[in-house]
Small-subunit ribosomal RNA from an uncultured bacterium, 1378 nucleotides, folded computationally.
RNA sequence: AGAGUUUGAUCCUGGCUCAGGAUGAACGCUAGCGGCAGGCUUAACACAUGCAAGUCGAGGGGCAGCGCGGUUGUAGCAAUACGACUGGCGGCGACCGGCAGAAGGGUGCGUAACACGUGAGCAACCUGCCCGUGACAGGGGGAUAACCGACGGAAACGUCGCCUAAUACCCCGUAACAACAUAGGAGGCAUCUCCUGUGUUUGAAAGACACGUCAGUCACGGAUGGGCUCGCGGUACAUUAGCUAGUUGGUGAGGUAACGGCCCACCAAGGCGACGAUCAGUAGCCGGCCUGAGAGGGUGAACGGCCACAUUGGGACUGAGACACGGCCCAAACUCCUACGGGAGGCAGCAGUGGGGAAUAUUGCACAAUGGGGGAAACCCUGAUGCAGCGACGCCGCGUGAGUGAAGAAGUAUUUCGGUAUGUAAAGCUCUAUCAGCAGGAAAGAAAAUGACGGUACCUGACUAAGAAGCUCCGGCUAAAUACGUGCCAGCAGCCGCGGUAAUACGUAUGGAGCAAGCGUUAUCCGGAUUUACUGGGUGUAAAGGGAGCGUAGACGGUUUGGUAAGUCUGAAGUGAAAGCCCGGGGCUCAACCCCGGGACUGCUUUGGAAACUAUCGAACUAGAGUGCAGGAGAGGUAAGCGGAAUUCCUAGUGUAGCGGUGAAAUGCGUAGAUAUUAGGAGGAACACCAGUGGCGAAGGCGGCUUACUGGACUGUAACUGACGUUGAGGCUCGAAAGCGUGGGGAGCAAACAGGAUUAGAUACCCUGGUAGUCCACGCCGUAAACGAUGAUUACUAGGUGUUGGUGGGUAUUACCCAUCGGUGCCGCAGCAAACGCAAUAAGUAAUCCACCUGGGGAGUACGUUCGCAAGAAUGAAACUCAAAGGAAUUGACGGGGACCCGCACAAGCGGUGGAGCAUGUGGUUUAAUUCGAAGCAACGCGAAGAACCUUACCUGGUCUUGACAUCCCGAUGACCGGUCAGUAAUGUGACCUUUUCUUCGGAACAUUGGGGACAGGUGGUGCAUGGUUGUCGUCAGCUCGUGUCGUGAGAUGUUGGGUUAAGUCCCGCAACGAGCGCAACCCCUAUCUUUAGUAGCCAGCAUUUAAGGUGGGCACUCUAGAGAGACUGCCUGGGAUAACCAGGAGGAAGGUGGGGAUGACGUCAAAUCAUCAUGCCCCUUAUGACCAGGGCUACACACGUGCUACAAUGGCGUAAACAAAGGGAAGCAGAGUCGUGAGGCCGAGCAAAUCCCAAAAAUAACGUCUCAGUUCGGAUUGUAGUCUGCAACUCGACUACAUGAAGCUGGAAUCGCUAGUAAUCGCGAAUCAGAGUGUCGCGGUGAAUACGUUCCCGGGCUUUGCACUCACCGCCCGUCA
Repeated sequence: AGAGUUUGAUCCUGGCUCAGGAUGAACGCUAGCGGCAGGCUUAACACAUGCAAGUCGAGGGGCAGCGCGGUUGUAGCAAUACGACUGGCGGCGACCGGCAGAAGGGUGCGUAACACGUGAGCAACCUGCCCGUGACAGGGGGAUAACCGACGGAAACGUCGCCUAAUACCCCGUAACAACAUAGGAGGCAUCUCCUGUGUUUGAAAGACACGUCAGUCACGGAUGGGCUCGCGGUACAUUAGCUAGUUGGUGAGGUAACGGCCCACCAAGGCGACGAUCAGUAGCCGGCCUGAGAGGGUGAACGGCCACAUUGGGACUGAGACACGGCCCAAACUCCUACGGGAGGCAGCAGUGGGGAAUAUUGCACAAUGGGGGAAACCCUGAUGCAGCGACGCCGCGUGAGUGAAGAAGUAUUUCGGUAUGUAAAGCUCUAUCAGCAGGAAAGAAAAUGACGGUACCUGACUAAGAAGCUCCGGCUAAAUACGUGCCAGCAGCCGCGGUAAUACGUAUGGAGCAAGCGUUAUCCGGAUUUACUGGGUGUAAAGGGAGCGUAGACGGUUUGGUAAGUCUGAAGUGAAAGCCCGGGGCUCAACCCCGGGACUGCUUUGGAAACUAUCGAACUAGAGUGCAGGAGAGGUAAGCGGAAUUCCUAGUGUAGCGGUGAAAUGCGUAGAUAUUAGGAGGAACACCAGUGGCGAAGGCGGCUUACUGGACUGUAACUGACGUUGAGGCUCGAAAGCGUGGGGAGCAAACAGGAUUAGAUACCCUGGUAGUCCACGCCGUAAACGAUGAUUACUAGGUGUUGGUGGGUAUUACCCAUCGGUGCCGCAGCAAACGCAAUAAGUAAUCCACCUGGGGAGUACGUUCGCAAGAAUGAAACUCAAAGGAAUUGACGGGGACCCGCACAAGCGGUGGAGCAUGUGGUUUAAUUCGAAGCAACGCGAAGAACCUUACCUGGUCUUGACAUCCCGAUGACCGGUCAGUAAUGUGACCUUUUCUUCGGAACAUUGGGGACAGGUGGUGCAUGGUUGUCGUCAGCUCGUGUCGUGAGAUGUUGGGUUAAGUCCCGCAACGAGCGCAACCCCUAUCUUUAGUAGCCAGCAUUUAAGGUGGGCACUCUAGAGAGACUGCCUGGGAUAACCAGGAGGAAGGUGGGGAUGACGUCAAAUCAUCAUGCCCCUUAUGACCAGGGCUACACACGUGCUACAAUGGCGUAAACAAAGGGAAGCAGAGUCGUGAGGCCGAGCAAAUCCCAAAAAUAACGUCUCAGUUCGGAUUGUAGUCUGCAACUCGACUACAUGAAGCUGGAAUCGCUAGUAAUCGCGAAUCAGAGUGUCGCGGUGAAUACGUUCCCGGGCUUUGCACUCACCGCCCGUCA
């Protein structure tokens, strides 16, 4: 000294929380010793029992009890024992008397008060015992208790009678500095006080004994202790604003120690209060204690001072002192005794009990010490006190060992299995003895005796490492982490928050961190919190400026000068108790603790001085303020009158079928004549244009014109006053709209209401009507986002530019320029501000005054009060609840916000899907199983480039258990392979035959089989634990970085702007300059040409020929495949900014990226996949593993997706004929021939392929036929017979022939693809594959239409704006119900 927590991130405001210290504490776990302190905070609740205040015989009468003595009786020889009498002695219960029981000890109920603190005063007072001074103590008297007797009562106790004493009581005398009166003198605060006389009045005493002491009386003085009065100080509420009749004062009398309405009589009507009276609440006050840097805040245990109280309330007596804790009386409640008549009691003394409570001790020892009471003293009493006991309640100190010791032991934990940690820790070895235990000695406290503590402190000796460590925490704050268990459960949590299967946050363990005889938790206080801000905060938008003005109290206040000295400053004195605190010493071994000295106690009081400032008194001034005079401006206010336009209504005319209204309509009006139009009239309300961030007003507000009355501001002038000023709690006045009351008025508009629409509904928005109201007069209300969300006033602090009202000056005078005062706007510097912004009209710099704020919600609510006719207004909480609520700005996302741009996105077209049948996938259903996954686009002819068995993961049944597969160990065999047989549904199983290599002869290698354990195995789970791979936005043009700059910061800039592009493509500009990943290019195919090469390709010319480029020959052409060329806006014209680029043209095979492909930025979707593979964790282990047979994945009321074939004449069928490309081929492609109607069969030439084969291309064109029909369209379905593949076509293959011949005649809402060699249409091939495509991937053939354009739909990019969203609109959030 700070930290955590609002946000995606930031700055701020702001609350909540934490780290510190403290405690009379309590609770949990634990516990060795000692010292010093402290220990009912709650029930001032009730108390059993014992003790806590007595003492004096040297005051007295006495003699109950004890002891001694004496006399005497009885017993006994006696000692002696048992009695009786005797106050003679020691003493002494009870009694009379004296002193003390008013102290000490306890508690904090009451008390907001002169109770306390502090400082004064008493000329208004008292003071026993004590000290000092002076004086004195003479004489007498009458009682009474005890005792004795009698009586009453249960008792407590009482009554009567007879004695008796005193230091008990009374009288007389004497005395004063007593009191009163009076004379003189002195002094002083007003009342007065003191001194010296005189007179009058009242008025003292006590003795005791040990014989020199103690007592006694009066007066004065002192000391001590008290009493009373005053200034100042300290609690909260105004939702308590008025209180007070002895009240305030006076006179007189009374009372008191004393002043005083303290009490009484009379008189007066005062006294207190916004500087908070009164009421109700709470509370003993202080020195101090805790905390804090301090200022403060909290507190008032222990110790000390004061006060109050003693069961509750009241009262007095005695006394020096009480209205008395352990005294009295009365009343009340409670408890106890009782013979029922009546009595007794008071622990807030020390112990102790019950109760209450989270909680607080022994019915201890001693008067040895210190003190107190009594006494002459001895001594007695003392629960004051000194000690001990109990409890870690606190503070302080000590110990629980020290050294050495690596095999880094064992154990434990963890592990990547190698290790690592615990850890020199332990063990072992060598030492030591503080504490505790044992034994011995032994204090001080005591000045002569006397020691409870106590055989205690302390000292010494021997002895054993033995008897002595726990608690909390380990996600961040906050020092310290791993494993297992658990699985939003159990639980944790001071705040944020953790836990939903890999929890450093729960529980346990190990390890670690912290403190330590304690450690944590809870409670409370201060701190941090500048979060009530005096020191030291704020109010435009975060909480917060009153709606506005006038003005009272108050606060503050211009210039000069003089006085005073209240504030202020300075010197001195008194006080500020002790303890405590700080500093320096000293004593307990140290410390805590204790002792001594000093400082401090920031305060109060008295007094001497200073006079700048504030204050106050006086004198003056004119710069503040006001007045006068001269002017101009204005929707300033009030009242009266006048005017025209428009709406509506009425009357009359013309005129005919609609009008009106809306997005579209309808309600409504109209043939009884509307709307429209013309003329006349009625009535109310509002004042177009001018009109303007123009004017006026304090604000609300004010708008046709004229008149009357009237307020304010401004300018000029400088005649007058002379600080008259500013602000303003209460108070008063004004105060939009709506609303209320009474009476008018009522054209239009229009809450409520009615109807029509809209809608899922529509108590709304829209329409047709329509009442209060709006208008006037008078009276209320008193609120608004009454806003500039900005209180009023004054001064100062760069500029620029408008506008409005004046004035002065100048000029070239319809005007302009300069200067100045007042108002009203914009921009902008410094400065301020969290930022936004404000910026001479401040939110700047200063000053004065007022108002207001202190987390969000509850709530501007409740209650109370005031106001109001009411509506309601003003004032204005708490319980409870949350950890935020909020301001400004930033990035993004979003908007049925804006601007720009793009895309088969729409539009323009072509062809489809959706209807039919079939194929295929999915859902659903079914099933023993119909294995699993994929789910909007981006799942659904998807994984699957191909399920009859296998595949296969599913089901049923049957088998195996170190296993179908891998490694290691041991035994056996010599093989394994192969063959034969038995058996089974099949695997499994059993029997037999045959049969190795090397060798040092031990064995080894290899293989099979058997055994046992490590382990294998899992298409079991988790794609939300993962890697890898993939989809998608999207081939969209974006995504970032370094340095610099700007900003407190998040961030911005760059990347924005003007153009341009397919493009963040390029150019220009620019606080940016560069760079990276993307774009483009580089790569492949294709289109043209050249060149090289010429077989298996080709054949122009030549030759040959069986007529086939077959052969010779050739490589010109096609082609093949290598290398090159070519296209770059290069050229021209125009546009554009002389740019980038765009448009057109030339040339060219190709022109502006030529066409196509590969190529996918940063990232998004916890997107998909644990069943391709890999993999963490979890799970199964005679099974969730492995093997086999059969079945299933092919089911079928249904729904959806993707396709094929069609519905026909642009067609079907038949005949004959033509033109491809790209591929594949050895367990293969297969020609030709031949057989079969055919699928195919037989045979097998050729070909590992530019050579041979698959292989026929089809649409097309030609000819013929069909003639609009469910057909010569369409081919489903079904029957029969076959072919092929395969161990096997039943479930469940493809194909062929013949026969059968279903639906379907172009498809609802809706929806998909495509911009050129594209769509559409036609066929061909390949992968997978034994067989099995309408799928997928490729290939070529034929070959269109349309695009005006970007308003709209969808998606995307850039920018801007709003935002309470940021999990980002599938957001957030409100109400109701559960």
Rfam family: Bacterial small subunit ribosomal RNA. Rfam links the family to the GO terms structural constituent of ribosome and ribosome.